[in-house]
Molecule: transfer RNA
Organism: Candidatus Pantoea edessiphila
RNA sequence: GCGUUCUUAGCUCAGUUGGUAGAGUACCACUUUGACAGAGUGGGGGUCAAUGGUUCAAAUCCAUUAGAACGCACCA
Numbered sequence: 001g002c003g004u005u006c007u008u009a010g011c012u013c014a015g016u017u018g019g020u021a022g023a024g025u026a027c028c029a030c031u032u033u034g035a036c037a038g039a040g041u042g043g044g045g046g047u048c049a050a051u052g053g054u055u056c057a058a059a060u061c062c063a064u065u066a067g068a069a070c071g072c073a074c075c076a
């Protein structure tokens, strides 16, 4: 340099057909206990990497940019 894949909650990841963004875990509160752990119930937390475009409507489709992983090529 070229190609492929990936970027979504603090962390690990779903979201398969474009139609109100979710799970587990962590965190906070409450219940349970003499207390802790564990368990149960509830709650907070997201500009879906960035910008632009298509569309009535975009995490999802298209372009560009940034970052990451892998493969190939080049150089010495």
Stems, first nucleotide, its partner, number of pairs: 001072007010025004019056001027043006049065005